[in-house]
RNA sequence: GUUUCCGUAGUUUAAUGGAUAAAAUUUCAGAUUCCGGUUCUGACGAUAAGGGUUCGAUUCCCUUCGGAAACA
Numbered sequence: 001g002u003u004u005c006c007g008u009a010g011u012u013u014a015a016u017g018g019a020u021a022a023a024a025u026u027u028c029a030g031a032u033u034c035c036g037g038u039u040c041u042g043a044c045g046a047u048a049a050g051g052g053u054u055c056g057a058u059u060c061c062c063u064u065c066g067g068a069a070a071c072a
Base pairs, nucleotide, nucleotide: 001071002070003069004068005067006066007065010025011024012023013022018055027043028042029041030040031039048064049063050062051061052060
């Protein structure tokens, strides 16, 4: 330099065109307890950035950014 793949809560995974982006875990609050742990309930928290297609985009297309691999 060329080509391919990946990017979603703090972390690990879902959602492959139909919406309130789901769950586990972490954190916080409450219940329980003499206190703590365990358990239960609840809350907060995310689509790498920009543009396009579409009635509708995490999903499809283009560019950029970051990471990985192969070839040279």
This is a predicted structure of a 72-nucleotide RNA (transfer RNA) from a Bacteroidales bacterium. The coordinates come from a structure-prediction model, not an experiment, and the mean pLDDT is 80. It matches the Rfam family "tRNA". By type it is a transfer RNA. Taxonomically the source falls in Bacteroidales (Bacteria, Pseudomonadati, Bacteroidota, Bacteroidia). The sequence is in RNAcentral, with records from ENA.